[in-house]
RNA sequence: GCCGCCGUAGCUCAGUUGGUAGAGCGACGCAUUCGUAAUGCGUAGGUCAAGAGUUCAAGUCUCUUCGGCGGCUC
Numbered sequence: 001g002c003c004g005c006c007g008u009a010g011c012u013c014a015g016u017u018g019g020u021a022g023a024g025c026g027a028c029g030c031a032u033u034c035g036u037a038a039u040g041c042g043u044a045g046g047u048c049a050a051g052a053g054u055u056c057a058a059g060u061c062u063c064u065u066c067g068g069c070g071g072c073u074c
Base pairs, nucleotide, nucleotide: 001072002071003070004069005068006067007066010025011024012023013022019056027043028042029041030040031039049065050064051063052062053061
């Protein structure tokens, strides 16, 4: 330099013929307990990497950029 994959909550990830952003773990509160753990219920937490385009509507489609991983070549 070229090619491919990936970037979504604090962490690991789902979300796919475009149509209200979710799960598990973690955090916090309450219940339970003599107390802790476990368990149950609830709450908060997101510019979907950044920018632009298409569309009535974009996490999802297109383009550019940035970052990570893998491969090829000198």